A computed fold for a 243-nucleotide part of an RNA from a Candidatus Fraserbacteria bacterium, annotated as large-subunit ribosomal RNA, domain VI. The sequence was found in a public genome assembly.

Context: one part of a larger RNA
RNA sequence: CGUAAGAAACUUGAGGAGUUUUCUCUUCAGUACGAGAGGACCGGGAGGACCGAACCUCUGGUGUACCAGUUGUCCUACCAGGGGCACCGCUGGGUAGCUACGUUCGGAUGAGAUAAGCGCUGAAGGCAUCUAAGCGCGAAGCUCACUUCAAGACCAGGUUUCUUAGACCACUUCGAGACUAGGAGUUUGAUAGGCCACAGGUGUACGCAUGGCAACAUGUUUAGCCGAGUGGUACUAAUCGGU
Numbered sequence: 001c002g003u004a005a006g007a008a009a010c011u012u013g014a015g016g017a018g019u020u021u022u023c024u025c026u027u028c029a030g031u032a033c034g035a036g037a038g039g040a041c042c043g044g045g046a047g048g049a050c051c052g053a054a055c056c057u058c059u060g061g062u063g064u065a066c067c068a069g070u071u072g073u074c075c076u077a078c079c080a081g082g083g084g085c086a087c088c089g090c091u092g093g094g095u096a097g098c099u100a101c102g103u104u105c106g107g108a109u110g111a112g113a114u115a116a117g118c119g120c121u122g123a124a125g126g127c128a129u130c131u132a133a134g135c136g137c138g139a140a141g142c143u144c145a146c147u148u149c150a151a152g153a154c155c156a157g158g159u160u161u162c163u164u165a166g167a168c169c170a171c172u173u174c175g176a177g178a179c180u181a182g183g184a185g186u187u188u189g190a191u192a193g194g195c196c197a198c199a200g201g202u203g204u205a206c207g208c209a210u211g212g213c214a215a216c217a218u219g220u221u222u223a224g225c226c227g228a229g230u231g232g233u234a235c236u237a238a239u240c241g242g243u
Stems, first nucleotide, its partner, number of pairs: 001152001005163007015149004021049007033038001050107006059100004066093005071086006110144003117137004167243003170186005191237003194233005200226003207220005
């Protein structure tokens, strides 16, 4: 821009795309078969491998704005307590998020038309013949079924509702994101921050007291501190507004 009024929401599916794998064990059954040796089809059950999707409860990884320990040095006048730098200084852990090595699920089943092949009836050709007329079975393959995109499907579809409707700008933002776009909100408000509580992490803070010559230990103290998590709370910012 089109889909001949403008919109919002929900849809149909022409047509695309994806999926399509494989092994072992067990049962049937030591049965059928076979002199024996050996040893099934069909059907049922279980567990793997591979590939894929989603997710983070568990197990791990990461987690340079979390916690602790610690070395050297500088600063904070000194002590104590802290801070800077040294690969995040090094080391031990670790929330959320993101992840696989983790978890869950799927690759199921059925239908139709067929291939090779197997048949029925059956002439030409008094017989025979699956084929010439006619009919049936038959595959991981084909068409559906399953998942997904989809009306620019120009044959541009359909349904419902609305008629200053609706959309956009601006702002607070996000499990959304390169930018856009999309979602949640904008005081008639829990959108983000702050604060409170909790979860969770670290592992028992500073100060003081006691014991010890001291290093240090113990008590106060399951302390103190804390990023992203959960639930609250208008304290701050979503003003006033515009097209």
Model confidence (mean pLDDT): 88 of 100. It matches the Rfam family "Bacterial large subunit ribosomal RNA".